[in-house]
RNA sequence: AGAGUUUGAUCCUGGCUCAGAACGAACGCUGGCGGCGUGCCUAACACAUGCAAGUCGAGCGUGAAAGUACUUCGGUAUGAGUAAAGCGGCGCACGGGUGAGCAACACAUAGAUAACCUUCCCCUUAGCGUGGAAUAACCAACCGAAAGGUUGGCUAAUACCGCAUACGAUCAGCGGACAUGAGUUCGUUGAUGAAAGGUGGCUUCGGCUUCCACUUAGGGAUGGGUCUAUGCCCGAUUAGCUAGUUGGUGGGGUAAUGGCCUACCAAGGCGACGAUCGGUAGCUGGUCUGAGAGGACGACCAGCCACACUGGAACUGAAACACGGUCCAGACUCCUACGGGAGGCAGCAGUGGGGAAUAUUGCGCAAUGGGGGAAACCCUGACGCAGCGACGCCGCGUGAGUGACGAAGGCCUUCGGGUUGUAAAGCUCUGUCAGCAGGGAAGAAAUUCCAGGUGCUAAUAUCACCUGGCGAUGACGGUACCUGCAGAGGAAGCACCGGCUAACCCUGUGCCAGCAGCCGCGGUAAUACAGGGGGUGCGAGCGUUGUUCGGAAUUACUGGGCGUAAAGCGCGUGUAGGCGGUCUACUAAGUCAGAUGUGAAAGCCUGGGGCUUAACUCCAGAAGUGCAUUUGAAACUAUUAGGCUAGAGUGAUGUAGAGGAUGGCGGAAUACCCAGUGUAGAGGUGAAAUUCGUAGAGAUUGGGUAGAACACCGGUGGCGAAGGCGGCCAUCUGGGCAUUAACUGACGCUGAGACGCGAAAGCGUGGGGAGCAAACAGGAUUAGAUACCCUGGUAGUCCACGCCCUAAACGAUGGAUACUCGCUGUAGCCGGUAUUGACCCCGGCUGUAGCUUAGUUAACGUGUUAAGUAUCCCGCCUGGGAAGUACGGUCGCAAGAUUAAAACUCAAAGGAAUUGACGGGGACCCGCACAAGCGGUGGAUUAUGUGGUUUAAUUCGAAGCAACGCGCAAAACCUUACCUAGCCUUGACUUGCCUCUGAAUCCUAGUGGAAACACUUGGAGUGCCUUCGGGCACGGAGGACACAGGUGCUGCAUGGCUGUCGUCAGCUCGUGUCGUGAGAUGUUCGGUUAAGUCCGGCAACGAGCGCAACCCCUGUCUUUAGUUGCCAGCAUUAAGUUGGGCACUCUAGAGAGACUGCCGAUGUUAAAUCGGAGGAAGGUGGGGAUGACGUCAAGUCCUCAUGGCCCUUACGGCUAGGGCUACACACGUAAUACAAUGGAUGUCACAAAGAGAUGCGAACUUGCAAAAGGGAGCCAACCUCAAAAAAGCAUCCUCAGUUCGGAUAGGAGUCUGCAACUCGACUCCUUGAAGCUGGAAUCGCUAGUAAUCGCGGAUCAGCAUGCCGCGGUGAAUACGUUCCCGGGUCUUGUACACACCGCCCGUCACACCACGAAAGCUGGUUUCACCAGACGCCGUUGAGCUAACCGUAAGGAGGCAGACGUCCAAGGUGAAGUCGGUGAUUGGGGUGAAGUCGUAACAAGGUAGCCGUACUAGUACGAUUACG
Repeated sequence: AGAGUUUGAUCCUGGCUCAGAACGAACGCUGGCGGCGUGCCUAACACAUGCAAGUCGAGCGUGAAAGUACUUCGGUAUGAGUAAAGCGGCGCACGGGUGAGCAACACAUAGAUAACCUUCCCCUUAGCGUGGAAUAACCAACCGAAAGGUUGGCUAAUACCGCAUACGAUCAGCGGACAUGAGUUCGUUGAUGAAAGGUGGCUUCGGCUUCCACUUAGGGAUGGGUCUAUGCCCGAUUAGCUAGUUGGUGGGGUAAUGGCCUACCAAGGCGACGAUCGGUAGCUGGUCUGAGAGGACGACCAGCCACACUGGAACUGAAACACGGUCCAGACUCCUACGGGAGGCAGCAGUGGGGAAUAUUGCGCAAUGGGGGAAACCCUGACGCAGCGACGCCGCGUGAGUGACGAAGGCCUUCGGGUUGUAAAGCUCUGUCAGCAGGGAAGAAAUUCCAGGUGCUAAUAUCACCUGGCGAUGACGGUACCUGCAGAGGAAGCACCGGCUAACCCUGUGCCAGCAGCCGCGGUAAUACAGGGGGUGCGAGCGUUGUUCGGAAUUACUGGGCGUAAAGCGCGUGUAGGCGGUCUACUAAGUCAGAUGUGAAAGCCUGGGGCUUAACUCCAGAAGUGCAUUUGAAACUAUUAGGCUAGAGUGAUGUAGAGGAUGGCGGAAUACCCAGUGUAGAGGUGAAAUUCGUAGAGAUUGGGUAGAACACCGGUGGCGAAGGCGGCCAUCUGGGCAUUAACUGACGCUGAGACGCGAAAGCGUGGGGAGCAAACAGGAUUAGAUACCCUGGUAGUCCACGCCCUAAACGAUGGAUACUCGCUGUAGCCGGUAUUGACCCCGGCUGUAGCUUAGUUAACGUGUUAAGUAUCCCGCCUGGGAAGUACGGUCGCAAGAUUAAAACUCAAAGGAAUUGACGGGGACCCGCACAAGCGGUGGAUUAUGUGGUUUAAUUCGAAGCAACGCGCAAAACCUUACCUAGCCUUGACUUGCCUCUGAAUCCUAGUGGAAACACUUGGAGUGCCUUCGGGCACGGAGGACACAGGUGCUGCAUGGCUGUCGUCAGCUCGUGUCGUGAGAUGUUCGGUUAAGUCCGGCAACGAGCGCAACCCCUGUCUUUAGUUGCCAGCAUUAAGUUGGGCACUCUAGAGAGACUGCCGAUGUUAAAUCGGAGGAAGGUGGGGAUGACGUCAAGUCCUCAUGGCCCUUACGGCUAGGGCUACACACGUAAUACAAUGGAUGUCACAAAGAGAUGCGAACUUGCAAAAGGGAGCCAACCUCAAAAAAGCAUCCUCAGUUCGGAUAGGAGUCUGCAACUCGACUCCUUGAAGCUGGAAUCGCUAGUAAUCGCGGAUCAGCAUGCCGCGGUGAAUACGUUCCCGGGUCUUGUACACACCGCCCGUCACACCACGAAAGCUGGUUUCACCAGACGCCGUUGAGCUAACCGUAAGGAGGCAGACGUCCAAGGUGAAGUCGGUGAUUGGGGUGAAGUCGUAACAAGGUAGCCGUACUAGUACGAUUACG
C1' cells in the first nucleotide's frame, strides 16, 4: 500500500466482497509447564444455607453456669465482676454490589455561593457551678401457637429536666462607614442561650492535679448542599408547548437562594439556533481502531450519579428520606394452633432458572485500609491469598550434533526414475520443564514493653515526642529460589493448497454427493467435492462464528459530487439567515502573542529502576491540542462615527419588439342553408367496403349564416422570469437596450420558510360549437385485431368566472460577480468615416447563433452565452429493484398532487466510447440473384434413396442450403457390421516360453453333420549347420501365462481427411503516429478493375497469406520424327491392299504467338476504359488444377490412426439359413412417356474418347431372339469390343388412350454362377395399366452453352434408368438492377456479443417469502376528568391523660392520646392519544431450468420512441391532446 467482481474487450461511475487490528467472547479439533491479568454482556429473574457491622465495663445498674479447690456437706472460695442481656455513647449515610431508571445541572469543563451546612480531627478562647424527676434491665402477675405484648413494683448513669454564670453567639432598637441586587461591617442599649463526668497520681480526705470526655465562641481542614456558562444520541411521517405556567407583592418553608409552597395582582414564558412529544441510553477519565481528522464503545481500574422486591412516606441523625433501619400499600415466598406473624443476596460463596456463555457454599486478618476502644484487643466475604477456566497477554519446552545403501514402507511415474528425505535407524552428546530427594527466603515493622532524654506538671503520677534496646507475630507455604539424582526418557496440533492468497499430484464421484468470503466449482479425464500422498501457514494452540474500526475519498472538516452515470426546485418576487465596494478614525467581540490557574490518579508517550527475560510493576518527566482569568498587539473580519463613487438606483434624450390586458375590424378557407345549371356517380384505399347520391349527390354559379384559426412576409429573426407570445387598428400597461453623467451614496448578491405565476389534459357553473376529435359505432386487415387504414361521431378543443399545479416544465446545465486566445454570421442602438441622402467600411455596448486555442472532461463534448479559473448564497445526490409505492400528515369537488419509508431480494444496475454481428436503415458494387428466354421438377408409371410403419432382424452412419441414385466405383452366398440356430476359448491374426512331433510342402480316403466342426486313413517328399549330443528355420498337436480380438461407447477428448460460406476478395503483421484505454491509422477517400487489380491523394512507410502469373488440356503456326498413322503426285489393288513418299491429316516432343504492344478518343499529361488496325486468337482467348485468416463443438472413432471407458468360454471367432429387397403411407433424385418437330418399317452416311489375357473375342454356322457353336487376330495408333445414334432419303399411320405409351401379368426360354425361391439380368409370344404436358410452389442454364442424340469406362462371375467421361446436332435471351436470394465495401442505429434462430414486456396458472388494508379481538404506555384515600408530615382542636418548671394550695405553663382537615401512594370508573401483537378475507410486490396467451420495447423493431394528462381494452398495450 491494495485486490476480486458489471463488458467480446475498454475507460468511468457505483455497490458487494476480501486481505489488517481488536474482544469480558462463544463453538469445533487439539492440549506440556509457569508468570501476570481476567471471568453472568442474557432474567434489576426467584432464592435454601453460612458468613458480610459492630464496639466500648476507663459512662451505668444488674449479673450467671460448667469446671476446679476446700468443706462442718449447710456451703465457701475460685471461675468472675467473666459470659450474657439491658440503659447509655460512637459507628451503622463508610466500605461492598448493580446499571433498572435517567436526555437531566445526571455527567464533563470552568466558575459563583455577599444565598449555605459540616460529627469525628487541628488551632485559639472561656468554662465545666448548683439542684431535681424518672426509666429499662430486674421482680411479680397476666395474654398469645408464635412473633411479641399488657399491668403493677424497685434502681443507676457521660440518659432526661430546671436554676446560675457568659462572650466577638442569636434577636430587636438607634447611629456610623463600605458596597449596592436583596447586603457587609463597626459602635451602643436591651433580651435570649451551656455543661458530665471517667481513669490514673498525690492527698492534710477538704481537695488538688494529669489525661480522656463535655460546653461556649472564633478560625482551619475535610466532606457536602445550591446556582450559572458551555458541551452532551436519534426522529419534523413529533410544530406549536405552557395556568404555578412567566413575573411581581405579602406570607410560609429550608442549613440555604428560588413558584419550593400559598394568597393576591399582571399576562407573561419557551420554540425552525428545533420547544413539546416519541425512541434509545447511566456520564466521564478512558478503551479499540485509524497516518490523522474521525468512527465505535464505556467490561476490568478510577471519579461522579442513580438504585436496593415494586410504589409511597417520613423518623433518627452532623449527614439518609437510609442495600443487610422504621411505617403503609402491592405482588411473591415461608411459618401458623387460622386468630395472626415472618422475609427481601443488584454484599461473599452457593442454588434453581434463562442462555451460545462466565468460577469455590476455600484460607486468613500475617500485610494495607476501615469501625469501636485510653489501650490490650474485638470486628471486617473491604482486603491479602489460594482454587477452577488456554478466556487474554507474556515466557519456556517437546531435544542437539553426526548420519546415504539416499534402507524399508507410502505416494507418483514418461517405468528410466522421482518424492517423503538427514527425515528414520545407527553413533556421539545435553539436561530446560515435569518427576524424586535435600536445603530454603523476602514480604515484619510498628503498636506494646524496657532504658535514657526533652516538654507538660507542684510532681520523681501520667501524657506527648525523640533516641537506643529486648522479645513476639506469616493466610499464602515448606511456596519462590538453590543443590543433587535418573533418563531422550513424559510433552504437537490445527487450518489451508482454483484466483484474490503462500502452497499440486493421484484415486473415487459424475449438476449426484457435496463445496462456497466474493467470483464461482461438480453433467466421465474436477489442482475448487471426498480420501490419500506431498506441500504452505501458524504453533499450545489453530480454525469458525459474532461484533467494532479500518481498507471506504462509500456522508468527502481534513477529503466527493450534480449536461449524458444518482443528483439544479418548472419559473419568479421576497422574509429570516449567510456573504458583501472604497478611504479615515475609534473600540477590541472574533483573531494573534505572553503570563497565571486548572485540566484528579491510573492509562498513552519518553527516560530510568525491580522481578533470570518478557508480560507485569515502581519512579520521574512530557503530554493532556481544553476551559477560565489576566496583560498586550490592531493588519484582517466585526462594532461605532465620518467621508467617496467604480456596485446599485433615480433623472434626461432616443429606440426595437408575436411582452401583457381590453375593445373593435378584416379577408382566404371549411361546413351548413337557399336558389340556379347539370347527370350518375361521388368519396375512400395497398386493394376495398361501410358512407353520400335519381327524394338529384359530387362538380359548378350566385346569395346567406356560423364558429375557429390567422397563408405569403417568416428568418439557428424578435419579446418575455418561466409557461409562452404571430391578421389589422385603438386604449391601458410591464420590462429591456443605447447615449448622457444632473442626483442618491453601498441603498448590494443570494434566499430556508412564505407569496405569486405556471403548457396540455382534467374538474365546477353558464355560454358557444365550423373544423378536428378520446370514448363509441360501422367497414376493412388479420390466426385473432378491443389497433395501425377507412366512414361516421360525443365529451373536449373556443369564451367568462372559479379550481387543478403536473410535463422529456430540457440548454436534461440554479442565481450573482470578476478574470481568461481568436474567427465568422445575425438583431437593436450609438460613434467615426463617407455622402445630396440611403448604403458600404471601421469601432463600442447589449442580445442571439456557428467554428475553434489554452484549459477542462470517463469519454462524448464544452470552450468569453464555459461544462475553464475563482468567490458568495440556495437546492439536490449516496448501488439496482421493491418505489416515487405503503402508512401518517398537508392541499384538492374529484382525478390526484406533495412530503416520503421499511421488510424482502440481487451482485450487479448504469454512463461514454470500441470492435463485431444484425436491421422489414442508407449509399455503392457483384453473382443465372431477379428480369428476358429455353428446357424441366411438382400430376402418371417405373427405378432408386430417405422417413414412417412392420419385423427375430429389417446392421450402422448422413439431417435446411452443405442428409435423401449420399458412404455403396455393384447386398442372391460372400460382402455383412443385423437376426435365428449350431460350434470354439491363448483363440481366425501379432510377439514371447515349455513339451512332443514332423523339414517345409503336396496329394488322398472314410463316418456323423446343414456346414462349421468332431473322430479316423493312406501316400509322395525329405532343407541348413554340426564338436554327431544336438542346434537353426518352418509346420502341426498339447500346456500355462503375458496377451490377442471388438464395425462396442464417446467426432462434445483427438489426429488426419472432407463439406460449406467461396475462387467470395478478403485476412493480417512490423515500425511509426493518434487515443488514458479497448482500439484506430495503414486497409478509409477520388477513380479503375474479375480482383485490397492498378493509379492518384493521404501520418503513414513497408511486408506477409490470398488475387493474378508460373502448371495441364484446347485454339494458330513453325520445327523434329514418320509406324501400327497418312496419300498430293507416280505405280498397283476389290480395298492405302502393296511399292514408294512423309508434302498434307494425324501422332507427340521442342518452340513461336497476345503484351492494352500500336493508333485515336475519354480520363488528373495517371491507372484505366471505349473504338480501331493487324492477327488463328484481344483485353483473364475457352476449360481445368489451384480454396487466404477463419465460421459452422459441421461430417467421419464403420477407411485409417488414437486418449479414456467398457466386453474377455464373449460385445471376440467359425458356420448354415434368414435379413439389409418387408409395405396402408409421405418426401427427394432420376428414367420413360403423354405423341405427328412424332411413331413404325426400309434404306443410307458422319465421331470422339476409352477398354481388353481368369480378357476383348472377328469371320463363319444354328436359333425369331436372348444366345450357342466356333475359334482367326490382338499384351493393342496394328486385333477385338464397334453397330455410332439423332440426322438424310422413301413408305405407312392422321389426332385416337391411337401403329402414342409401355407398366402389370401369363407362358416359353437364354446367360452368369456351388446356388437365381425369398432376391439377378436378358430374349420371344401374349397381355396393354396410369398417362392427353401436370395446383400452390420450385430447379437448371449466358455459347459450342441449354436442349437433344448416341458411344465408352470404373465397380463387376452376373446385374446400371445411377456415377464418371466422350463426341454428334445445336438454339433463344439479357431493356436493365426497382424487387427476391446470397456476397463485398463504406456509413448509420442498437437495450444484440451463445451476436435477430438475439434480446425482451405484461396478464393468467402453480409454489414459497416478506409487507400493506381489514369487521374486530388483545396488550404496553401517556394524558384528562371523577371517585377513593393507607402510612406520614403539617395545621386546627384537644372536654380525656399528664414526672421534672411556677405555685402553700386551687391551679397554671408545657406535653401526650384522641378527633377533624389539607396534601398524597395503591386502587376504581369513564374518555381520549399513541405504539405493538393477532385477524376470516383482500391488495399489490419479490423469488422460482424448461407452463399458457400474445409480441409492447431494442434496427425506421416492422404504426419512431418517450414524458404529463384524460378515456378505453385479456395482457403487454392502443388511441387523443400538448410538449421535448
Molecule: small-subunit ribosomal RNA
Organism: metagenome